[in-house]
RNA sequence: CACGAAAAAGGCAAACCCGGAGCGAUCCGGGGACGCAAAGCCAGGGGGCUCACGUAGCCGGCCCAGCUACCGAAC
Numbered sequence: 001c002a003c004g005a006a007a008a009a010g011g012c013a014a015a016c017c018c019g020g021a022g023c024g025a026u027c028c029g030g031g032g033a034c035g036c037a038a039a040g041c042c043a044g045g046g047g048g049c050u051c052a053c054g055u056a057g058c059c060g061g062c063c064c065a066g067c068u069a070c071c072g073a074a075c
Stems, first nucleotide, its partner, number of pairs: 003072002011036002016031006034061001040067002044064003047059004051054001
């Protein structure tokens, strides 16, 4: 560099519930764990979604590209 163990430490947190923001997609906080080895960041490409339909937005836990990172056997 790569790889990811029926390993350890640590991490994130789907559905659902409560409170809040937003017209909405959705987001934030708390609870909660289905899962995740980038389920960390990024809306550049593809894709999906929303509305007051335009110089408008949302989704990174759908895929690709880009950037960064913890731990550690075997190969």

This is a predicted structure of a 75-nucleotide RNA (c-di-GMP-I-GGC riboswitch aptamer) from an Actinomycetota bacterium. Its mean pLDDT, the model's own confidence on a scale to 100, is 90. The source organism's lineage runs through Bacteria, Bacillati and Actinomycetota. It was read from a public genome assembly, where an Rfam model found it.